């Protein structure tokens, strides 16, 4: 000096659904919350290029279920998608000095 891992700080990105006539409630999940009028703001949670956090494709295809634009799998070696610093540890390499 470079690379990798972890932690912290600041900044940033994202989703907030489905079922039930309605309410209560139920399902999955890290997260389905609160205020406000959709946009928005805040909190929690997840993610930040080693990028499946999240979005498009997509009211897609197959499955599951009493039921569901939900859930599981495919799609997916498809596309898009938000970073800087500090510290510690490990690995590699270069330079200088000494023997």
């Nucleotide at each position: 000096a470079g690379c990798c891992g972890c932690a912290c700080c600041u900044c940033g990105g994202g989703g907030u659904g489905c079922c039930u006539g309605a309410c209560c409630g139920g399902c999955u999940g890290a997260g389905a919350c609160g205020c406000a009028g959709a946009u928005g703001c805040g909190g929690a949670c997840c993610c930040g290029u080693u990028g499946a956090a999240c979005c498009u494709g997509a009211u897609c295809c197959g499955g599951c279920u009493u039921g569901u634009c939900a859930c599981c799998g495919g799609c997916g070696g498809a596309g898009g998608g938000a970073a800087g610093g500090u510290g510690c540890g490990g690995c590699u390499u270069g330079u200088c000095c000494u023997u």

Source information
A computed fold for a 99-nucleotide RNA from Paracoccus saliphilus, annotated as TPP riboswitch aptamer (THI element). Of the family's consensus pairs, 95% are formed in the model. NCBI's taxonomy places the organism under Bacteria, Pseudomonadota, Rhodobacterales, Paracoccaceae, Paracoccus. Rfam family: TPP riboswitch aptamer (THI element). Its family is annotated with thiamine pyrophosphate binding in the Gene Ontology. The prediction has a mean pLDDT of 78.